[in-house]
Context: one part of a larger RNA
RNA sequence: GGACGAACGCUGGCGGCGUGCCUAACACAUGCAAGUCGAGCGGAGGGAUACGAGGAGCAAUCUGAGGAUUCCUGAGCGGCGGACGGGUGAGUAACGCGUGGGCAACCUGCCUUGCACUGGGGGAUAACGCGGCGAAAGCCGCACUAAUACCGCAUAAGACCACAAGGGCCGCAUGGUCCGGGGGUCAAAGGAGCGAUCCGGUGGAAGAUGGGCCCGCGUCCGAUUAGGUAGUUGGUGGGGUAAAGGCCUACCAAGCCUGAGAUCGGUAGCCGACCUGAGAGGGUGAUCGGCCACACUGGAACUGAGACACGGUCCAGACUCCUACGGGAGGCAGCAGUGGGGAAUAUUGGGCAAUGGGGGAAACCCUGACCCAGCAACGCCGCGUGAGGGAAGAAGGUCCUCGGAUUGUAAACCUCUGUUCCUGGAGAAGAGAAGAAGACGGUAUCCAGGGAGGAAGCCCCGGCUAACUACGUGCCAGCAGCCGCGGUAAUACGUAGGGGGCAAGCGUUGUCC
Numbered sequence: 001g002g003a004c005g006a007a008c009g010c011u012g013g014c015g016g017c018g019u020g021c022c023u024a025a026c027a028c029a030u031g032c033a034a035g036u037c038g039a040g041c042g043g044a045g046g047g048a049u050a051c052g053a054g055g056a057g058c059a060a061u062c063u064g065a066g067g068a069u070u071c072c073u074g075a076g077c078g079g080c081g082g083a084c085g086g087g088u089g090a091g092u093a094a095c096g097c098g099u100g101g102g103c104a105a106c107c108u109g110c111c112u113u114g115c116a117c118u119g120g121g122g123g124a125u126a127a128c129g130c131g132g133c134g135a136a137a138g139c140c141g142c143a144c145u146a147a148u149a150c151c152g153c154a155u156a157a158g159a160c161c162a163c164a165a166g167g168g169c170c171g172c173a174u175g176g177u178c179c180g181g182g183g184g185u186c187a188a189a190g191g192a193g194c195g196a197u198c199c200g201g202u203g204g205a206a207g208a209u210g211g212g213c214c215c216g217c218g219u220c221c222g223a224u225u226a227g228g229u230a231g232u233u234g235g236u237g238g239g240g241u242a243a244a245g246g247c248c249u250a251c252c253a254a255g256c257c258u259g260a261g262a263u264c265g266g267u268a269g270c271c272g273a274c275c276u277g278a279g280a281g282g283g284u285g286a287u288c289g290g291c292c293a294c295a296c297u298g299g300a301a302c303u304g305a306g307a308c309a310c311g312g313u314c315c316a317g318a319c320u321c322c323u324a325c326g327g328g329a330g331g332c333a334g335c336a337g338u339g340g341g342g343a344a345u346a347u348u349g350g351g352c353a354a355u356g357g358g359g360g361a362a363a364c365c366c367u368g369a370c371c372c373a374g375c376a377a378c379g380c381c382g383c384g385u386g387a388g389g390g391a392a393g394a395a396g397g398u399c400c401u402c403g404g405a406u407u408g409u410a411a412a413c414c415u416c417u418g419u420u421c422c423u424g425g426a427g428a429a430g431a432g433a434a435g436a437a438g439a440c441g442g443u444a445u446c447c448a449g450g451g452a453g454g455a456a457g458c459c460c461c462g463g464c465u466a467a468c469u470a471c472g473u474g475c476c477a478g479c480a481g482c483c484g485c486g487g488u489a490a491u492a493c494g495u496a497g498g499g500g501g502c503a504a505g506c507g508u509u510g511u512c513c
Base pairs, nucleotide, nucleotide: 001513002512003511004510006509007508008507009506010505013383014382015381016380017379018378019376020375021341026339027338028337030336031335032334035080036079037078040077041076044073045072046071047070048069049068051066054063055062056061087294088293089292096219097218098217099216100215101214102213103212106211107210111207112206113205115203116202117201119153121151122150129142130141131140132139133138158186159185160184161183163181166179167178168177169176170175190199191198192197220266221265222264227257228256229255232254233253234252235251236250237249238248239247269291270290271289272288273284274283275282276281296317297316298315299314300313319330320329321328322327347373349372350371351370355369356367357366358365359364386416387415388414389413396407397406398405399404420454421450422449423448424447425446426445430440457502458501459500460499461498462483463482464481468497469496470495471494472493478485479484
C1' cells in the first nucleotide's frame, strides 16, 4: 500500500447492486417450511337441483322417508412425491476432495426411441358399523366391503437358470461377444369419454440422466511420536451385495505397513475460486457453483428405483414438556423469532406475478426453494450538500515588531439553477405464442409547481509524513506505530487560531499478502 462476512469511537443526505451469528453442531415458546391425485377404490358428513311413497288440510299449500344428478369437506385403502429442494461444518488427514483413467465387477423410478403383450380367476383387509379399555397418547375384539392393493392359473416374442456338439470375431488375466438345440422359471390394471381417442399397465432392447465401486498422481503440523498390525497379509470353501473385494465366516499359511516417516498426537470439511504479489509464491475456503459429511447423542434396520432417511420407524442415553402417577410427547445445523454466549451479525413481513420443484389428464393445489419488501454506511459504485458575480479586503476571531498580517471571495449582497427535497398529476417493462394473471408498486420513470431552502464530518500538523503559531501545564497532567516528547518560552501534552489529508465518511483495533 492492498484486502475484510469485520468490530469499536466520532459523524451521517440520497440512490443502485451486493452482503449480514466468523462465538454455543448451546437450549428453544409460537407460526409456517411436503404434499398431491375423486380420471385407482369403497364408504361417511353436509349443500344445491328437479322428482317424490306417505302425512295434515275442503283447497291453495305445508311437511316429507327415499332414490337420482351435481358440488363441497374431513378421514381411510391405493399411487406418485416425502432420498429433490433448504440448512450446517460437528466429524473426517480419508480414494473425503482435486485431477486423469478403469469396471470383461455394477444399478438407474420418472423421461426418450423402437418391439411384443394386456386372457381368465381367487381370497382378504382398512374405512364404516357394533362392543370394550384408557386422563391422554392410543389400543383391542366381533362382523361387513372395494380397488390401478394382494395372490394363483394361462400365454412367453423376450429375459433369466442349468445343460449339449460345434463355429465366427475380439481381448488387459479371470475372459467378452455373436450364431446354433431342446428343457425349466417368470408378466400385466385398469380409468376417463357417447365415441374417435387419450391417460395408464406388463416383459424385454437401446438411449439419456443420476449414481456405486476400483486405480495412478496431488492434498497441513509434530520424531520431545519409531516401531505398528490379529481379520492383521495372502490362499481355499461358503455366505453376502446391484457389483469386485478379508465385506463377512470356517480352515490353512505367516504374512502386511514403516525413515521416500508407518503408528501415534495436534489441527482441518475439499475444490472452482477469493485476497495479495511484476511473477514465482504466500494466505484464505464468507456470499455464488461442484463434491463430501452431519441432522439432540449413540446404534439399527424397514420401505423403496434410490435412504440406513433433517421436518419417517425402532432401541438406548441426556434434556424439556404433559399426566388422572398407570403412562405419554418432543428434536429450528429449514424461514422468521426467543433466551444464552459474544466485540459483533437483520423482519415472528408480502407473494406464488416470474424462475424452478412435487402431485394431477386438466382446472388447480402445495412450495419460508424462489421473487420481493423491511432493518444495518457492513462493502462497492454513483450523486448531492449549490453555481456565477462580489474588496469598503466589513464585523468578529487569532497573531502582532502595534505599522499590520491572516481567516478571505470566505461571508453579507446581486443574478441564476433544481441533482436531491416537498406538493400535485401521469405512470410502466418485467406476462416469449390468442386471452387471463404483477407480490414488488402507484415503485421506477416522466411532467408541472415550490424553494438555496433540509444535507459535513473525521483524522492529522517533531522526523519518517503533506501541514505552525499563541496560551495553559512544568518529568505533572499527558502523548506514543518506531525514533522518542514533557523537569518554566514544548511546532511532540491540553485548548484556540491557522494549515494538511480524506470525505458520507474518517480514524482505531484485529487478521492476511